A computed fold for a 349-nucleotide part of an RNA from an uncultured Omnitrophica bacterium, annotated as small-subunit ribosomal RNA, central domain. Its mean pLDDT, the model's own confidence on a scale to 100, is 84. Rfam family: Bacterial small subunit ribosomal RNA.
Context: one part of a larger RNA
RNA sequence: UUGGGGUGUAAAGGGCAUGUAGGUGGUUUUGUAAGUCGAAUGUGAAAUACUUUGGGCUCAACCAAAGCAAUGCAUUCGAAACUGCAUUACUUGAGUUCAGGAGAGGAAAGCGGAAUUCCCGGUGUAAGAGUGAAAUCUGUAGAGAUCGGGAGGAACACCAGUGGCGUAGGCGGCUUUCUGGACUGAUACUGACACUGAAAUGCGAAGCUAAGGGGGAGCAAACAGGAUUAGAUACUCUGGUAGUCCUAGCCGUAAACGAUGGGCACUAGGUGUCGGGGCGAAAGCCUCGGUGCCGCAGUUAACACACUAAGUGCCCCACCUGGGGAGUACGACCGCAAGGUUGAAACUC
Numbered sequence: 001u002u003g004g005g006g007u008g009u010a011a012a013g014g015g016c017a018u019g020u021a022g023g024u025g026g027u028u029u030u031g032u033a034a035g036u037c038g039a040a041u042g043u044g045a046a047a048u049a050c051u052u053u054g055g056g057c058u059c060a061a062c063c064a065a066a067g068c069a070a071u072g073c074a075u076u077c078g079a080a081a082c083u084g085c086a087u088u089a090c091u092u093g094a095g096u097u098c099a100g101g102a103g104a105g106g107a108a109a110g111c112g113g114a115a116u117u118c119c120c121g122g123u124g125u126a127a128g129a130g131u132g133a134a135a136u137c138u139g140u141a142g143a144g145a146u147c148g149g150g151a152g153g154a155a156c157a158c159c160a161g162u163g164g165c166g167u168a169g170g171c172g173g174c175u176u177u178c179u180g181g182a183c184u185g186a187u188a189c190u191g192a193c194a195c196u197g198a199a200a201u202g203c204g205a206a207g208c209u210a211a212g213g214g215g216g217a218g219c220a221a222a223c224a225g226g227a228u229u230a231g232a233u234a235c236u237c238u239g240g241u242a243g244u245c246c247u248a249g250c251c252g253u254a255a256a257c258g259a260u261g262g263g264c265a266c267u268a269g270g271u272g273u274c275g276g277g278g279c280g281a282a283a284g285c286c287u288c289g290g291u292g293c294c295g296c297a298g299u300u301a302a303c304a305c306a307c308u309a310a311g312u313g314c315c316c317c318a319c320c321u322g323g324g325g326a327g328u329a330c331g332a333c334c335g336c337a338a339g340g341u342u343g344a345a346a347c348u349c
Base pairs, nucleotide, nucleotide: 004321005320006319007318008303009302013317015203016202017201018200022196023195024194026090027089030086031085032084034083035082036079037078038077039076040075041074042073043072050067051066052065053064055063056062093193094190095189096188097186098185099184100183105179106178107177108176109175110174111173112156117151118150119149120148121147122146123145127138128137164171165170207250208249209248212247213246214245218244219243223239224238225237226236261316262315263314264313265312266311269294270293271292272291273290274289275288276287277286278285279284298305299304322349323348324347331342332341333340334339
């Protein structure tokens, strides 16, 4: 490296997508003959292997002769089912069109109420806050409580749901504008246009800011103090800055999880639920697409999975190959940095 066997939890599915090369690919006509199959001829050194010989060494090993074999290669002739190539047609795969309804899908702008905090004013007086208990802390310079007014930022209670949408990350107040996708139904159109996808490119929670620019209510790494404790660089309490928000960028990683790659087909049922359609007076039944639970066959080491497969098959990609050393070293590439990607060996059990 290939093969074999594997990848939910034992090692192992890439975080997700778009998509190039490549691999694979529906039904049908005709042709071709590259693959494929058959035949003939030539070749396929010797030795070895195998077979034969009342062969040769007194036997044997050994030696010798003859034969067979050498699944290969080349040329010629032929076959045409399958694959390929060319060609013809098709509609079921795929896509387009039209009509619908659903949705926290994305982007931008505007608006809203509750709450926290702060500021101003009124009432009012001695506590408040906090804890296991306290203390630091706040308060007679009038706090906390309560009423009225104002400021500002962030997040959107109830609705809310093993509900919905999105490729994943993720998305939740309301309205408007722009915009992506999926689903259902219908007929018409294109006519295999498909699947996967190394590389590449894009997206990607959190985090970060080159002393970027704004913003800053609450929360809160760091930090300061109070407790606890033998100590307490913690848990707990009082404060509190980065950050969290917007904008411009960087990073490229997560238990990025369903720890389960994508596509197609097939394989009992039952019961919820979401979005459509059909039938029905209704109850309900049928059907397509999602999302849950239970469960048969089958699978599994077991747990469990079970039409949303971890079952039965086919195609393509990724990855694994005892534990530690180690996701380390070195090199390369990327990054402002933190670090990331790629990724050993000695040695050891």